[in-house]
Context: one part of a larger RNA
RNA sequence: GAAUGAACGCUGGCGGCGUGUCUUAAGCAUGCAAGUCGUGCGGCAAGGGUAGCAAUACCCCUAGAGCGGCGGACUGGUGAGUAACGCGUGGGUGAUCUGCCUCUGGGAUGGGGAUAGCCAUUAGAAAUAGUGGGUAAUACCGAAUACGAUGGCGAGGCUUUGGCCAUGUCAUGAAAGGCGCUUCGGCGCCACCCGGAGAUGAGCCCGCGUCCCAUUAGCUAGUUGGUGAGGUAAAAGCCCACCAAGGCGAUGAUGGGUAGGCGGCCUGAGAGGGUGUACGCCCACACUGGGACUGAGAUACGGCCCAGACUCCUACGGGAGGCAGCAGCUAAGAAUAUUCCGCAAUGGACGAAAGUCUGACGGAGCGACGCCGCGUGGAUGAAGAAGGCCGAAAGGUUGUAAAAUCCUUUUGUUGGGGAAGAAUAAGCGUGGGAGGGAAUGCCCGCGUGAUGACAUGAACCGACGAAUAAGUCCCGGCUAACUACGUGCCAGCAGCCGCGGUAACACGUAGGGGACAAGCGUUAUUC
Numbered sequence: 001g002a003a004u005g006a007a008c009g010c011u012g013g014c015g016g017c018g019u020g021u022c023u024u025a026a027g028c029a030u031g032c033a034a035g036u037c038g039u040g041c042g043g044c045a046a047g048g049g050u051a052g053c054a055a056u057a058c059c060c061c062u063a064g065a066g067c068g069g070c071g072g073a074c075u076g077g078u079g080a081g082u083a084a085c086g087c088g089u090g091g092g093u094g095a096u097c098u099g100c101c102u103c104u105g106g107g108a109u110g111g112g113g114a115u116a117g118c119c120a121u122u123a124g125a126a127a128u129a130g131u132g133g134g135u136a137a138u139a140c141c142g143a144a145u146a147c148g149a150u151g152g153c154g155a156g157g158c159u160u161u162g163g164c165c166a167u168g169u170c171a172u173g174a175a176a177g178g179c180g181c182u183u184c185g186g187c188g189c190c191a192c193c194c195g196g197a198g199a200u201g202a203g204c205c206c207g208c209g210u211c212c213c214a215u216u217a218g219c220u221a222g223u224u225g226g227u228g229a230g231g232u233a234a235a236a237g238c239c240c241a242c243c244a245a246g247g248c249g250a251u252g253a254u255g256g257g258u259a260g261g262c263g264g265c266c267u268g269a270g271a272g273g274g275u276g277u278a279c280g281c282c283c284a285c286a287c288u289g290g291g292a293c294u295g296a297g298a299u300a301c302g303g304c305c306c307a308g309a310c311u312c313c314u315a316c317g318g319g320a321g322g323c324a325g326c327a328g329c330u331a332a333g334a335a336u337a338u339u340c341c342g343c344a345a346u347g348g349a350c351g352a353a354a355g356u357c358u359g360a361c362g363g364a365g366c367g368a369c370g371c372c373g374c375g376u377g378g379a380u381g382a383a384g385a386a387g388g389c390c391g392a393a394a395g396g397u398u399g400u401a402a403a404a405u406c407c408u409u410u411u412g413u414u415g416g417g418g419a420a421g422a423a424u425a426a427g428c429g430u431g432g433g434a435g436g437g438a439a440u441g442c443c444c445g446c447g448u449g450a451u452g453a454c455a456u457g458a459a460c461c462g463a464c465g466a467a468u469a470a471g472u473c474c475c476g477g478c479u480a481a482c483u484a485c486g487u488g489c490c491a492g493c494a495g496c497c498g499c500g501g502u503a504a505c506a507c508g509u510a511g512g513g514g515a516c517a518a519g520c521g522u523u524a525u526u527c
């Protein structure tokens, strides 16, 4: 000099864009953060209607709950652990999987038995659990069929002799309906089953790179390799039995310490050094430790089970919980924000759609925490006013500075104004086209067409009036800027050298001056 997720002191007008628990991966009150589908299914409280004197019956409309499907493996948070194929980079997978999506081949026949909800009832304070009856499905289970597929055998062929291909043959294993239209024949859409190809995502393996300590020198028994069996989606001591005795290491094994890695960021002429906040990619974690289940995908933050610590409820028998999601609270600390608005946009989940949900996200609020921009007025104005300070006096200086006069109105106050973010929207109506037997599907037009949190927003146009707006540090040298008074090795200053003991340009105050400026200075840290 530059920089910072900064803090502290003094001061503080506005806007834009960013950014904000670096400490205790400490503990958490409260609310919200993952639902959705009635075009899968049985059904239904309340409400409305009809009939009836009433009980009640029927119809409409459906909430909540339940079965079922898809999604809760994404999004969001944190950096504890990890020195590792964790990350980065380049390869391999003839050793693999992949829901939804795209293209494509084939299929979808015919049956069955249950079980939630519900009704009745039992236990319990509750959480919840049980018994009996009865019911549905795109839930569940057989049967039929099998273009592909999978497994066995395999004529034959190829071969580097390890294997590879394979006409054929045997065996194994599927399915579900719903809605719309109908000329009642069917047709269409969305789903369903078995395959192939792709796309996307993921698993695994390898080369190279990846901090400090040798005051850590030896480490290793599933350890290193082989054979066989098991296991996985898949290679492998991944696991097991047997056999062999190997494997790693001064090119630093093993041990210890520290640490998420990278793109980047800071600095520097560069080489390099430092760093990993925000944003993006990867990894790991979700009160602590362990475990699997479901599933295309998890060993699953807002799922399950067990153990532990802690907190809460209890009728003392037993139960409930997990903010390193968004806000917010306590504690800790030098220190870090609102228990805000909205799904209007972008994106996501579900749905045929309308739509629902979305603390992702879009916004607003707070903080000079940072960067950038603007302003705090402009012109004229010498009697060089008064006052202050200096000086023996003359006078000098503050200083065109002020006053005064004439302007301007960024900002401010107030009034008006109201673009874009909203789309070729969707939907509805209508016309056309490709393919087609056809269609409500697909493609392309035209018409119509609701929806804005921000927002009392921005731009812009008036009105008023210099009005609402300057500080901080320094002035001995380094280092730009000096005098007076007070003090008298005292009080004090100080980054280094050093100042102060009676004329202190170095302390304190005043006047003057210098630097930067809504900031200035100090401290900490990096180059």
Base pairs, nucleotide, nucleotide: 001527002526003525004524006523007522008521009520010519013374014373015372016371017370018369019367020366021332026330027329028328030327031326032325035070036069037068040067041066047060048059049058050057051056077285078284079283086210087209088208089207090206091205092204093203096202097201101198102197103196104195105194106193107192109143111141112140118133119132120131121130122129123128149172150171151170152169153168156165157164158163177190178189179188180187181186211257212256213255218248219247220246223245224244225243226242227241228240230238260282261281262280263279264275265274266273267272287308288307289306290305291304310321311320312319313318338364340363341362342361346360347358348357349356350355377407378406379405380404387398388397389396390395412464413463414462415461416460421454427448428447429446430445431444432443433442471516472515473514474513475512476497477496478495482511483510484509485508486507492499493498